A computed fold for a 72-nucleotide RNA from a Candidatus Doudnabacteria bacterium, annotated as transfer RNA. Lineage of the source: Bacteria > Bacteria candidate phyla > Candidatus Doudnaibacteriota. Rfam family: tRNA. The family's RNA type in Rfam is transfer RNA. Its mean pLDDT, the model's own confidence on a scale to 100, is 82.

RNA sequence: GUCCCUAUAGCUCAAAGGACAGAGCGCAGCCCUGCGGAGGAUGAGAUCCAGGUUCAAUUCCUGGUAGGGAUU
Numbered sequence: 001g002u003c004c005c006u007a008u009a010g011c012u013c014a015a016a017g018g019a020c021a022g023a024g025c026g027c028a029g030c031c032c033u034g035c036g037g038a039g040g041a042u043g044a045g046a047u048c049c050a051g052g053u054u055c056a057a058u059u060c061c062u063g064g065u066a067g068g069g070a071u072u
Stems, first nucleotide, its partner, number of pairs: 001071007010025004018055001027043002030040002048064005
């Protein structure tokens, strides 16, 4: 240089055109408890960036950025 893959909560992962974008761990306060880091119920928290297609985009297309891999 060329090609391929990946990018979604603090972390690890779902969502394959129709979302209130879910789950586990973690976090916050509440209940429980002699105290709890254990148990219960609840809450906050995310789509890498810019365009395009579409009635509708996390999802499809283009370009970028970052990370990983293959190769002369």